[in-house]
Context: one part of a larger RNA
RNA sequence: UAACGAACGCUGGCGGCGCGCCUAAUACAUGCAAGUCUAACGAGAAGCUGUAGCAAUACAGUUGUACAGUGGCGAACGGGUGAGGAAUACAUGGGUGACCUACCCUCGAGUGGGGAAUAACCAACCGAAAGGUUGGCUAAUACCGCGUACGUUUCCCGGUUUACGGAUCGGGAAGGAAAGCGAUGCCGUGGGUAUCGCGCUCAAGGAUGGGCUCAUGUCCUAUCAGCUUGUUGGUGAGGUAACGGCUCACCAAGGCUACGACGGGUAGCUGAUCUGAGAGGAUGAUCAGCCACACUGGCACUGCGACACGGGCCAGACUCCUACGGGAGGCAGCAGUAAGGAAUAUUGCGCAAUGGGCGAAAGCCUGACGCAGCGACGCCGCGUGGGGGAUGAAGGUCUUCGGAUUGUAAACCCCUUUCGGGAGGGAAGAUGGAACGAGCGAUCGUUCGGACGGUACCUCCAGAAGCAGCCACGGCUAACUUCGUGCCAGCAGCCGCGGUAAUACGAAGGUGGCAAGCGUUGUUC
Repeated sequence: UAACGAACGCUGGCGGCGCGCCUAAUACAUGCAAGUCUAACGAGAAGCUGUAGCAAUACAGUUGUACAGUGGCGAACGGGUGAGGAAUACAUGGGUGACCUACCCUCGAGUGGGGAAUAACCAACCGAAAGGUUGGCUAAUACCGCGUACGUUUCCCGGUUUACGGAUCGGGAAGGAAAGCGAUGCCGUGGGUAUCGCGCUCAAGGAUGGGCUCAUGUCCUAUCAGCUUGUUGGUGAGGUAACGGCUCACCAAGGCUACGACGGGUAGCUGAUCUGAGAGGAUGAUCAGCCACACUGGCACUGCGACACGGGCCAGACUCCUACGGGAGGCAGCAGUAAGGAAUAUUGCGCAAUGGGCGAAAGCCUGACGCAGCGACGCCGCGUGGGGGAUGAAGGUCUUCGGAUUGUAAACCCCUUUCGGGAGGGAAGAUGGAACGAGCGAUCGUUCGGACGGUACCUCCAGAAGCAGCCACGGCUAACUUCGUGCCAGCAGCCGCGGUAAUACGAAGGUGGCAAGCGUUGUUC
């Protein structure tokens, strides 16, 4: 010099695009952040309105609606953080003949006939609460038998091939499935049936996502030199989706190490970022990929998938409620609070777009996301006017008292109106979606629908009007005089200034540099 997630001092007009707890993985008030499906299922209000009635009440509508419950899918994604971890991580390249994969796509074969429960609900009871117990009733795409089996699984026999736990063919034995719902038509008292759609079951293939494994690379320290007993290997068994001391029994005594084992310290890794001519060095904010974690430690359950941030159990610390018997909680989600700190934002709007979950769909949910707010925190762009104007005005400063300088600077004349202010108009983002109509259908027509936002943008109006600071001026280093001070007060990055004429301190005038910023500090190259 360059750079920064910066901070501090002085100053501060506008816009666009980004970025914004680097410290205490400290503790958290409050609200929201994961639901959805009645086209899987049974039940089912209150209130209000209307009618009748003097009224109690009854009936009808709202309504098979709301709130719940069973069941399905999702909740393992998305979002946060970087504590731990030096290798069960990450990066690159392989292997898997040792493996899994819900939803999705393609293809094959099916979807028969039964049963027993249970929540909701009702009744009784316990408890301060959280919640729970007993009895009774009921449904299903919930649960359980039976029948069937194109594939498939296990075992046996045989053939071909091979990368030898693979592929493929033939035969035999044994085992194992399923669920219905809706639309339309027809028949019809409940219902049945045909077609279609959505599902369901068993297989095969694909896609996607993962598991495991191998090689190489990946900080400092020898003032860490020896380390290791499930340790190293084998046999057998168990376990897993799967290989394997992964676990266990037995057997052997191995395995690693100056090419640094073991120990200690530090650290999320990478694409990348900064710097540099490069080689390198430093870093790992934002964005993207991977990993790890979710108050601390441990554990499993459910499930295709978790040993699960807003699920469960146990233990611990902490906080809260309590009728003292017992209970509740987890912001490293978005806002926000306290604390810490030099320091880091709103308890905002919207699902209009993109994406996700559920649903046949309408739609619902979505602090993901899209936007807005705050902050000169950064980068970029624009403005604070342009042209003319000498009697070189006044004032300031210096002076050798002649003048010089500030300085075309101002005044004054002419012009323009960006930005800001006011007024009027006013989007794209919506090729998607919905409603209605037409059509056999494909599709077409009309209308509706935007958080941002009356925003961007366009036009008009007035008027130079409303908009400049900061640092430096001894050398390095562009830029000099006067006064004050007198080794004092002070300056300082290095050299060094200051003890009576200081271009180095303080002030003023002038000058130089950068400019909505300028300096200082910190850090890296």
Model confidence (mean pLDDT): 85 of 100. Small-subunit ribosomal RNA, 5' domain from an uncultured bacterium, 525 nucleotides, folded computationally. Its Rfam family is "Bacterial small subunit ribosomal RNA". Its family is annotated with ribosome and structural constituent of ribosome in the Gene Ontology.